Record summary: A computed fold for a 90-nucleotide RNA from uncultured Hydrogenophaga sp., annotated as Glycine riboswitch aptamer. The coordinates come from a structure-prediction model, not an experiment, and the mean pLDDT is 82. The sequence is in RNAcentral, with records from MGnify.
RNA sequence: CCCCUGGAGAGAGGUGACCCCCGAGGUCAUCCACCGAAGGAGCAAGCGCGGCAUCGCCCGCGUGAAUCUCUCAGGUAAAGCGGACAGUGG
Repeated sequence: CCCCUGGAGAGAGGUGACCCCCGAGGUCAUCCACCGAAGGAGCAAGCGCGGCAUCGCCCGCGUGAAUCUCUCAGGUAAAGCGGACAGUGG
């Protein structure tokens, strides 16, 4: 990386426009609320570099993980799609 399997959370919310098989219908836009497990962003120890009348459990900068944090993106009935991550096999 590929096949297969498992795989959570959160409004069938309001308004407007359009479409249709005309109803618990669909799509889009927007508003409010909410979720974190595509993607994205943040940082702890440690490490590296630098600083000093003070050499420190010091200060500054850089680097630095996640299922943590944020919620830009994405998502919020069922089904479907997607899905971090986990397992078998190649």